RNAcentral holds the sequence, with entries from ENA. A computed fold for a 71-nucleotide RNA from an uncultured archaeon, annotated as transfer RNA. Its Rfam family is "tRNA". Its family is annotated with triplet codon-amino acid adaptor activity in the Gene Ontology. Rfam classes the family as a transfer RNA.

């Protein structure tokens, strides 16, 4: 010092312009003699800051982190 991916609940992951989906943790309940498993419900996220648009997770701009690669 250049290029190039990524960035979402406690963790892992989708969705790609229109109220973010699942698994997994954690709560209550059920079932059991009790635990575990299982079923049922529930609580929890879109890395910052401007743009664009009616509208942004998504597009485009700086930026911040991480990861590769190049020098």
């Nucleotide at each position: 010092g250049g290029g190039g991916c990524u960035g979402u609940g406690g963790u892992c992951c989708a969705a790609u312009g229109g109220u973010a989906a699942g698994a997994u943790a954690c709560a209550a309940g059920g079932u059991u003699c009790g635990g575990g498993a299982c079923c049922u419900u529930g609580u929890g996220a879109c890395c910052u800051g401007a743009g664009u648009u009616c509208g942004a997770u998504c597009c485009u701009c700086a930026g911040c982190a991480g990861c590769c690669c190049c020098a």